[in-house]
Molecule: c-di-GMP-I riboswitch aptamer
Organism: Deltaproteobacteria bacterium
C1' cells in the first nucleotide's frame, strides 16, 4: 500500500430513561446511573431520504382559527460522496 474484521491488545463512543438548559417545532447541549447498540456511532449537511414548519405562502372582503404546501432548521446512531485515523489478518 491493497483488501478484510475470524481471532488479539489498549481505549473509545453511547440508543433509551431521568434532571437541567437553549430552540416554534423537529431536536441539541450539559450531568448522574445505567448501558440499546457501534470496528469508524470520528469529522463534514455535498447528493439523496426522514423529521419539523417558527417565519412565509395559500385559503378569507378582512382578522382569528383551522387544514394544506414550502427549508432557510433538524437528524453523520438512514444511505451515498468527501476528510482524517486505532488493532489485528491475509
Nucleotide at each position: 500500500c491493497u483488501u478484510u474484521g475470524c481471532u488479539c491488545a489498549g481505549a473509545g463512543c453511547a440508543a433509551u430513561c431521568c434532571c437541567u438548559u437553549g430552540g416554534a417545532a423537529a431536536c441539541g447541549a450539559g450531568g448522574u446511573g445505567a448501558g440499546c447498540g457501534c470496528a469508524g456511532a470520528g469529522c463534514c449537511a455535498c447528493g439523496a431520504a426522514a423529521c419539523u414548519a417558527a417565519a412565509u405562502c395559500c385559503u378569507u372582503a378582512a382578522a382569528a382559527a383551522g387544514a394544506g404546501g414550502u427549508a432557510u432548521g433538524u437528524u453523520a446512531g438512514u444511505c451515498g460522496a468527501g476528510c482524517c485515523g486505532c488493532c489485528a489478518a491475509a